A computed fold for a 74-nucleotide RNA from an Anaerolineae bacterium, annotated as transfer RNA.
Lineage of the source: Bacteria > Bacillati > Chloroflexota > Anaerolineae.
The sequence is in RNAcentral, with records from ENA.
RNAcentral records the identical sequence in 2 taxa.
The prediction has a mean pLDDT of 80.
It matches the Rfam family "tRNA". By type it is a transfer RNA.

[in-house]
RNA sequence: GCCCUCGUAGCUCAGGGGACCAGAGCGACUGGCUUCGGACCAGUAGGUCGGGGGUUCGAAUCCCUCCGGGGGUA
Numbered sequence: 001g002c003c004c005u006c007g008u009a010g011c012u013c014a015g016g017g018g019a020c021c022a023g024a025g026c027g028a029c030u031g032g033c034u035u036c037g038g039a040c041c042a043g044u045a046g047g048u049c050g051g052g053g054g055u056u057c058g059a060a061u062c063c064c065u066c067c068g069g070g071g072g073u074a
Stems, first nucleotide, its partner, number of pairs: 001073007010026004018057001028044005050066005
């Protein structure tokens, strides 16, 4: 250089054009319980879906380009 793959919450990941508001687990915070904590129960917050552009009535999802991680190849 070329090819493949991944990038979604603080972390690990699901979702692959529409119905639902972008979700789960862990973590954080608040309350309950407890002598206090842990565990457990209930809740809350946290997202420009890597950046930009395009297609479409509609894009996290499809296309182009750039950036970053991983792998392959000479």